A computed fold for a 64-nucleotide RNA from an uncultured Acidobacteriota bacterium, annotated as Fluoride riboswitch aptamer (crcB RNA motif). Of the family's consensus pairs, 100% are formed in the model.
RNA sequence: UGAUUUCACGGGAAUGAAGUCUCCCAUAACCGCCGCUCCCGCGGCUGAUGACUUCUGCCAAUUU
Repeated sequence: UGAUUUCACGGGAAUGAAGUCUCCCAUAACCGCCGCUCCCGCGGCUGAUGACUUCUGCCAAUUU
């Protein structure tokens, strides 16, 4: 210095926080979808979750 393995500490899963669970990552994991377009690019759409529960924020409807 390189390779492999193990352990510890972590990081990530399209917009915030907490708990639980799942998965992925160290060369990274991750950075949504649809239509048009050779590409660049343009237009449109859903959702605060990877999943569940709760809180906060946003939107719609109803009641007081």
The sequence was found by an Rfam model in a public genome assembly. Its mean pLDDT, the model's own confidence on a scale to 100, is 76. It matches the Rfam family "Fluoride riboswitch aptamer (crcB RNA motif)". Rfam links the family to the GO terms positive regulation of gene expression and response to fluoride.